[in-house]
Context: one part of a larger RNA
RNA sequence: CUGGGCGUAAAGGGCGCGUAGGCGGCUACGUAAGUCAGGUGUGAAAUCCCCGAGCUUAACUUGGGAACUGCAUUUGAUACUGCGUGGCUAGAGGAUGAGAGAGGAAAGUGGAAUUACGAGUGUAGAGGUGAAAUUCGUAGAUAUUCGUAAGAACACCAGUGGCGAAGGCGGCUUUCUGGCUCAUUACUGACGCUAAGGCGCGAAAGCGUGGGGAGCAAACAGGAUUAGAUACCCUGGUAGUCCACGCUGUAAACGAUGAGUGCUAGAUGUUGGGUGGAAUACCAUUCAGUGUCGGAGCUAACGCAUUAAGCACUCCGCCUGGGGAGUACGGUCGCAAGAUUAAAACUC
Numbered sequence: 001c002u003g004g005g006c007g008u009a010a011a012g013g014g015c016g017c018g019u020a021g022g023c024g025g026c027u028a029c030g031u032a033a034g035u036c037a038g039g040u041g042u043g044a045a046a047u048c049c050c051c052g053a054g055c056u057u058a059a060c061u062u063g064g065g066a067a068c069u070g071c072a073u074u075u076g077a078u079a080c081u082g083c084g085u086g087g088c089u090a091g092a093g094g095a096u097g098a099g100a101g102a103g104g105a106a107a108g109u110g111g112a113a114u115u116a117c118g119a120g121u122g123u124a125g126a127g128g129u130g131a132a133a134u135u136c137g138u139a140g141a142u143a144u145u146c147g148u149a150a151g152a153a154c155a156c157c158a159g160u161g162g163c164g165a166a167g168g169c170g171g172c173u174u175u176c177u178g179g180c181u182c183a184u185u186a187c188u189g190a191c192g193c194u195a196a197g198g199c200g201c202g203a204a205a206g207c208g209u210g211g212g213g214a215g216c217a218a219a220c221a222g223g224a225u226u227a228g229a230u231a232c233c234c235u236g237g238u239a240g241u242c243c244a245c246g247c248u249g250u251a252a253a254c255g256a257u258g259a260g261u262g263c264u265a266g267a268u269g270u271u272g273g274g275u276g277g278a279a280u281a282c283c284a285u286u287c288a289g290u291g292u293c294g295g296a297g298c299u300a301a302c303g304c305a306u307u308a309a310g311c312a313c314u315c316c317g318c319c320u321g322g323g324g325a326g327u328a329c330g331g332u333c334g335c336a337a338g339a340u341u342a343a344a345a346c347u348c
Base pairs, nucleotide, nucleotide: 004319005318006317007302008301012316014201015200016199017198021194022193023192025088026087027086028085029084030083031082033081034080035077036076037075038074039073040072041071042070049065050064051063052062053061054060091191092188093187094185095184096183097182098181099180103177104176105175106174107173108172109171110154114150115149116148117147118146119145120144121143125136126135162169163168206247207246208245209244210243211242215241216240220236221235222234223233258315259314260313261312262311263310266293267292268291269290270289271288272287273286274285275284276283277282297304298303321348322347323346330341331340332339333338
């Protein structure tokens, strides 16, 4: 070098855009760099290998041959790869016409509920629990009615329904805006795939500055429970949760399953389009998504099974016994918290 793997045993980067690089459709001609064949030169000797010879044999010494798998040069071959030129349309893109959607950003707006405050009615309890107590209440609570204010979240619709690359996205309206699907196509003509570095996005918590603060609620206080109770339960309650701008960059960031392309039985739901036949509901079919079951095949088994974990190819990432350790040191990033890169001794 070759050889094994990554759903659950170690192992898929959290996700995208994209640079270098790697890989790349059909066809004709040219070229001959890779590739293949022949010739020539060189590849010192010794060593190794083969056949002999000499010491009684062997080791050892020695003659000849082969080999030295290489390099250079030259003459050819042209299937494949490369390069150049031309052509093509099945990949990719475009055009036209439709369509669905919690995709994103900003502004505006609505009702229910909650809490507080004001007013009315009304009186002794309320609240809470397994049971209680802390707590609230005759300074009038709880309950009930009306009003005012505030903040946050959007019941029903709601669905293994939809959209998004992932994180994620759910009241309504408007504006701006990204992507996707289907049908038709007379356009471009391989423009493609992947992607080290790089750049961007990235739940929650956390951090900075300024707002906001209804409910909830780390910390904290009290009441219970208990042998104790720094908890579970209860009453309170501050950061925080919300907004703007900036940072952090991590998660069981999960389908624990990288991206792309092609091929390989079916059955049955569902979402968005199309076509045909019925013409109100339905049937058949096709494309794109999303589920369940299941065959071949695969798998250690579980299971996966056209949304593959099947059969293949291309590119990237990653793994190599457990602990030490995702730690130390150093570097980079960060306001910090810390993140990232990442060992060894020792030990079993």
This is a predicted structure of a 348-nucleotide part of an RNA (small-subunit ribosomal RNA, central domain) from an uncultured bacterium. The coordinates come from a structure-prediction model, not an experiment, and the mean pLDDT is 89.